This is a predicted structure of a 72-nucleotide RNA (transfer RNA) from a bacterium. Its Rfam family is "tRNA". By type it is a transfer RNA. The sequence was found in a public genome assembly.
RNA sequence: UCCGGGGUAGCACAACGGUAGUGCAGCGCACUGUUAAUGCGAAGGUUGCCGGUUCGAAUCCGGCCCCCGGAG
Numbered sequence: 001u002c003c004g005g006g007g008u009a010g011c012a013c014a015a016c017g018g019u020a021g022u023g024c025a026g027c028g029c030a031c032u033g034u035u036a037a038u039g040c041g042a043a044g045g046u047u048g049c050c051g052g053u054u055c056g057a058a059u060c061c062g063g064c065c066c067c068c069g070g071a072g
Base pairs, nucleotide, nucleotide: 001071002070003069004068005067006066007065010024011023012022013021018055027041028040029039030038048064049063050062051061052060
């Protein structure tokens, strides 16, 4: 330098162009002699950044940044 994959909640990951979810962690409650386990509940997001397309973009297009792999 080129090619491919990826970047979404604290962590691991989902999401036919139409309300951004799940598990774990953390918080509250229940249960228990206590803890753990279990159950219930609530909270938590400028979807890497900047533009474009569209009635509508995490998703499509362009540029840039970062991570992983490959080629030279």